Two RNAs folded together computationally: RNase P RNA and transfer RNA, 452 nucleotides in total. The coordinates come from a structure-prediction model, not an experiment, and the mean pLDDT is 76. Rfam match: Bacterial RNase P class A. Rfam classes the family as a ribozyme.
RNA sequence: GCUGCAGCCCGGGUAGUCGCGGGGGGCGGCGCGUCCUUCGGGGCGGGCCGACUCUCCGAGGAAAGUCCGGACACCGCAGAGCGGGGUGCUGGAUAACGUCCAGCAGGGGAAACCCUCGGGAAAGUGCCACAGAAAUGACACAGCACACCGGUGGCGGUCCGCCGCCUCCGGCUGCAACGGUGAAAUGGCGCGGUAAGAGCGCACCGGCGUCGUGGUGACACGGCGGCCAGGCAAACCCCACCCGGUGCAAGGCCGAAUAGAGAGGCGCUCGAGGGCUGCUCGUCCGAAGCCUCCGGGUUGGCCGCACGAGACGCUGGGUAACCUGCGUCCUAGAUGGAUGGCUACCCUCGACAGAAUCCGGCUUACAGGGCUGCUGACGUG
RNA sequence: UGCCCGGUGGUGUAAUGGCAGCACGACUGGCUCUGGACCAGUUAGUCGAGGUUCGAGUCCUCGCCGGGCAG
Numbered sequence: 001g002c003u004g005c006a007g008c009c010c011g012g013g014u015a016g017u018c019g020c021g022g023g024g025g026g027c028g029g030c031g032c033g034u035c036c037u038u039c040g041g042g043g044c045g046g047g048c049c050g051a052c053u054c055u056c057c058g059a060g061g062a063a064a065g066u067c068c069g070g071a072c073a074c075c076g077c078a079g080a081g082c083g084g085g086g087u088g089c090u091g092g093a094u095a096a097c098g099u100c101c102a103g104c105a106g107g108g109g110a111a112a113c114c115c116u117c118g119g120g121a122a123a124g125u126g127c128c129a130c131a132g133a134a135a136u137g138a139c140a141c142a143g144c145a146c147a148c149c150g151g152u153g154g155c156g157g158u159c160c161g162c163c164g165c166c167u168c169c170g171g172c173u174g175c176a177a178c179g180g181u182g183a184a185a186u187g188g189c190g191c192g193g194u195a196a197g198a199g200c201g202c203a204c205c206g207g208c209g210u211c212g213u214g215g216u217g218a219c220a221c222g223g224c225g226g227c228c229a230g231g232c233a234a235a236c237c238c239c240a241c242c243c244g245g246u247g248c249a250a251g252g253c254c255g256a257a258u259a260g261a262g263a264g265g266c267g268c269u270c271g272a273g274g275g276c277u278g279c280u281c282g283u284c285c286g287a288a289g290c291c292u293c294c295g296g297g298u299u300g301g302c303c304g305c306a307c308g309a310g311a312c313g314c315u316g317g318g319u320a321a322c323c324u325g326c327g328u329c330c331u332a333g334a335u336g337g338a339u340g341g342c343u344a345c346c347c348u349c350g351a352c353a354g355a356a357u358c359c360g361g362c363u364u365a366c367a368g369g370g371c372u373g374c375u376g377a378c379g380u381g
Numbered sequence: 382u383g384c385c386c387g388g389u390g391g392u393g394u395a396a397u398g399g400c401a402g403c404a405c406g407a408c409u410g411g412c413u414c415u416g417g418a419c420c421a422g423u424u425a426g427u428c429g430a431g432g433u434u435c436g437a438g439u440c441c442u443c444g445c446c447g448g449g450c451a452g
Stems, first nucleotide, its partner, number of pairs: 001378001002376001004374007012346007020058007027050004032045005060352001064363002067361005072247004079281004084243005089103005104118001105116004119238002124236002126232003141179001143175003148171004153166005187205002190202003208225007251303004260294001262293005273285003310329005316323002347350001382451007391405004399435001406424006428444005
């Protein structure tokens, strides 16, 4: 230099001008309260409006998807059982999390580094198509063996009862090495061993159990034991832990409007129905009313709602996520919903896209540019 | 804004995790004087990407598209 890896940052700029939303001030207008009054009016306080004027602020790293977790609000502060949902190696961080940090194990890469919903398959149930003998109570198709048993034939021996050897066949015989099937075949491989074989024995490797050492722990290393144990839990399930429900159209206040005059059902204490919670129990309210449909009216305002797990900087602790302390700052708040248009100059010629109760994450989209650290199967000096 | 569902040929729909079928349509050929009907055949699909699994339309995650409800 190039290549790759990891982390972080920016997301056109400057000036002018015309607009848009919000806060504050001035000025003007219109009500209100109170005091004085010569009844004409005047003083003080506070409110609303403005198309007038001044000043300040005004989208994002994802504002998005709504996938998680919280805050907040209401429901009867929510009790018990069943059901349901979620998470899943270990330790930590946090308000909480399925997030983050640091490790462990497994896998990938030459390396930097990256990926993994990663508990339990020796609790039970279920599934494992096709092929194959057999798919889990493992099994024996082809085959191997002739040690054992039975038989055919031959040779030899004989005390004529039979015995020995060889060949072949068969088995309620032995075997699972080798062959074939499959995604997967009851550890792998080598030596010994055997009639043939087999953890039958041994060495190494892998798995399991147990003991010791190290570590908070996941786990690692070492010793010993024996070979019993297929895969799937993003199948049911088991184990451990967590979860009450509903979401700002939550919820509160004010104002406006009016018609129950229609239909159906249930019930009147043996209790309909309701109390925003799947079912049951329990509990509370409860009557001449409750529910559903249909019909009618209103289609306004204010709060919630912008000071917060807040941002930035420094210090200290921690490997880190993060936490403590100090200082500075206030940084959108609409309700048809505001960020734009034009002009000039410059550059690398500008992507994805726009708040709607708020916050912490995740995921997805994104033109282009910049910074830092690291790697070397490359090239050059 | 919040919440909840769904996605299989052109259309309507099936499919215990095990060869993606069926009907209508479209096209080609036959039959007919011609058209329809009928007969034979062809075409074309699991919304996209990744994962779990021997194997995914089905199970899991993310995205895309469509629909519904709530003052």